This is a predicted structure of a 586-nucleotide part of an RNA (large-subunit ribosomal RNA, domain V) from a Bacteroidaceae bacterium. Its mean pLDDT, the model's own confidence on a scale to 100, is 83. RNAcentral holds the full RNA, with entries from ENA. Lineage of the source: Bacteria > Bacteroidota > Bacteroidia > Bacteroidales > Bacteroidaceae.
Context: one part of a larger RNA
RNA sequence: CCCGCACCAAGACGGAAAGACCCCGUGAACCUUUACUGUAGGCUGAUUUUGUGCUCGAGCGCAUAAUGCGUAGGAUAGGUGGGAGGCGUCGAUCUUGCAGCUCCGGCUGCAGGGGAGCCAACGUUGAAAUACCACCCUUUAUACACUUAAGUUCUAACGCCGAGACCUGUGAAUCCAGGCGGCGGACAGAUUCAGUUGGGCAGUUUGACUGGGGCGGUCUCCUCCUAAAGAGUAACGGAGGAGUGCAAAGGUAUCCUCAUUCCGGUUGGCAAUCGGAAGUCGAGCGUAAAGGUAGAAGGAUGCUUAACUGCGAGACAGAUAAGUCGAGCAGGUGCGAAAGCAGGUCUUAGUGAUCCGGUAAUCCCGUAUGGAAGGGUUAUCGCUCAUCAGAUAAAAGGUACUCCGGGGAUAACAGGCUUAUCGCUGCCGAGCGUUCACAGCGGCGCAGCGGUUUGGCACCUCGAUGUCGGCUCAUCACAUCCUGGGGGUGGAGAAGCUCCCAAGGGUUUGGCUGUUCGCCAAUUAAAGUGGUACGUGAGCAGGGUUCAGACCGUCGUGAGACAGGUCGGUCCCUAUCUGGUGUGGG
Numbered sequence: 001c002c003c004g005c006a007c008c009a010a011g012a013c014g015g016a017a018a019g020a021c022c023c024c025g026u027g028a029a030c031c032u033u034u035a036c037u038g039u040a041g042g043c044u045g046a047u048u049u050u051g052u053g054c055u056c057g058a059g060c061g062c063a064u065a066a067u068g069c070g071u072a073g074g075a076u077a078g079g080u081g082g083g084a085g086g087c088g089u090c091g092a093u094c095u096u097g098c099a100g101c102u103c104c105g106g107c108u109g110c111a112g113g114g115g116a117g118c119c120a121a122c123g124u125u126g127a128a129a130u131a132c133c134a135c136c137c138u139u140u141a142u143a144c145a146c147u148u149a150a151g152u153u154c155u156a157a158c159g160c161c162g163a164g165a166c167c168u169g170u171g172a173a174u175c176c177a178g179g180c181g182g183c184g185g186a187c188a189g190a191u192u193c194a195g196u197u198g199g200g201c202a203g204u205u206u207g208a209c210u211g212g213g214g215c216g217g218u219c220u221c222c223u224c225c226u227a228a229a230g231a232g233u234a235a236c237g238g239a240g241g242a243g244u245g246c247a248a249a250g251g252u253a254u255c256c257u258c259a260u261u262c263c264g265g266u267u268g269g270c271a272a273u274c275g276g277a278a279g280u281c282g283a284g285c286g287u288a289a290a291g292g293u294a295g296a297a298g299g300a301u302g303c304u305u306a307a308c309u310g311c312g313a314g315a316c317a318g319a320u321a322a323g324u325c326g327a328g329c330a331g332g333u334g335c336g337a338a339a340g341c342a343g344g345u346c347u348u349a350g351u352g353a354u355c356c357g358g359u360a361a362u363c364c365c366g367u368a369u370g371g372a373a374g375g376g377u378u379a380u381c382g383c384u385c386a387u388c389a390g391a392u393a394a395a396a397g398g399u400a401c402u403c404c405g406g407g408g409a410u411a412a413c414a415g416g417c418u419u420a421u422c423g424c425u426g427c428c429g430a431g432c433g434u435u436c437a438c439a440g441c442g443g444c445g446c447a448g449c450g451g452u453u454u455g456g457c458a459c460c461u462c463g464a465u466g467u468c469g470g471c472u473c474a475u476c477a478c479a480u481c482c483u484g485g486g487g488g489u490g491g492a493g494a495a496g497c498u499c500c501c502a503a504g505g506g507u508u509u510g511g512c513u514g515u516u517c518g519c520c521a522a523u524u525a526a527a528g529u530g531g532u533a534c535g536u537g538a539g540c541a542g543g544g545u546u547c548a549g550a551c552c553g554u555c556g557u558g559a560g561a562c563a564g565g566u567c568g569g570u571c572c573c574u575a576u577c578u579g580g581u582g583u584g585g586g
Base pairs, nucleotide, nucleotide: 001586002585003584004583005582006581007580008579010578011577012576014573015572022407023406024405025404027403028402029399030398031397032396035204036203037202038201039200041197042196043195044194045193046192048190049189051154053152054151055150057148058147059146061144063142064141065140066139068137078136079135080134081133082132085119086118087117094113095112096111097110098109099108100107101106158184159183160182161181162180166179167178168177169176207219208218209217216236220242221241222240223239224238225237243388244286245345246344250304251303252302253301254300255299256298258282260278261277262276263275264274284293285292287350289348290347291346308331309330310329311328314325315324316323320389333342334341335340356382357381358380359379360378361377362376364375365374414461415459416457417456418455420454422450423449424448425447426446427445431441432440468543470540471539473535474532475531476530477529478528481506482505483504484501485500486499487498488497489496508522509521510520511519512518549567550566551565552564553562554561555560
């Protein structure tokens, strides 16, 4: 060096399973509910099956009869019209009794007596005779018809029961159907329609951005900076505003100049109003900021409505759709002597596509024709459609019982980069150290090293790199715990303190806790600090964390949730290669 055999499991990010954690998908499934929309079922009403009577109410209609009192006035005058006569042996005035009504005065009716009259225009009154007739009003009674509520009765629909030793069905049956009998009964039950209720059930929804996701914040428009002297330009970069206001705060003609300072002047003061001077802009311009502006866009006064209609050459800007500026022409108008100016506001925010529907106008279309319905066109109205280029008119949650498709495009472990934080070192020397900066310490600062902490980033790995602590077995560094050698000392000796050299060897056993750590106990020369995928699960084990069960507390309407607690809970791999140990052959 080559080839075996027996072993070990450190590596082959070993094998197994398109990661179950995490995120994503306009994926799924179950579950919940005061998410949305439905629906079985429930309740209620109407309708049909559904018929006969009676009683008592209500409404309406018609007929008859009654009813009606302020004051004045014979007296209980409902309204209007006609009207000079009407009623009476078919029994009037009067009278007796009864009934009803009553404003207690009377009115009306019935029965008896009786036997010839009674009432009306007169004068009073706003209105004249219920003398008589007609049409009505208020209220009441009776009768009839209709509608309807409630109660009740019936039996024939309909429903239920029946071994009665009943009948029929060619025949045994306590079976079936009918008869027969009984009970209930127009109810119940059922049909159809409507209202209400309805996680019992069903279908779905439950936004995006995001230095992982969630929580928080944001989502459209305007101004400034970032923005790198044309335009434009990102971030969960830094600052602020808007979701309008104004009939004058618009148009035009004419006129004026502010802020501030100084001086003077009653109350009056630093500062009120008044007078004078200086005053290029520091004021004001409805509102944020920026730009602009005194030769006005600021402040006033007069007259007014161009805050017009029909257009629009040409440009800016721009993916589109939107957005912006605009001379000029026609019509009619305001101001101005006129030239002229005026199609809102010093400018830039004050906003919403399409569909659907409303209103007004209209020469348009209008299903054989005339109309109409309906539509079109013009104007206008209805969206915090604010997730603001707006998925629907209409929508929240749970999943540890979970599932699928994907992602190292994206988190948790480990690694990597970084080193704020952390550990260690050095420099400076304010001060402490009785005196004395430096025996020992060392403010405020500065320069580094390390890569053990907590982080930041998200670079390999999500078609899987097993995660804390323990056991076993270790190996390395030295910033050395002990043992060894030295310097200094605020080292008398002893014991120390501090620094330098040094990694050869060593570095305990118990109690509590899953613990690492820590506390305690007893020892020891000492009971070191770290790296090794926080060494080591194809070596062990499984106490903790981190599935499915369950309990408590808290939260939640609930399904359920909780770096809250608690009990329980399957740890696979026969070694091909590298590596290593032992042994054998060539």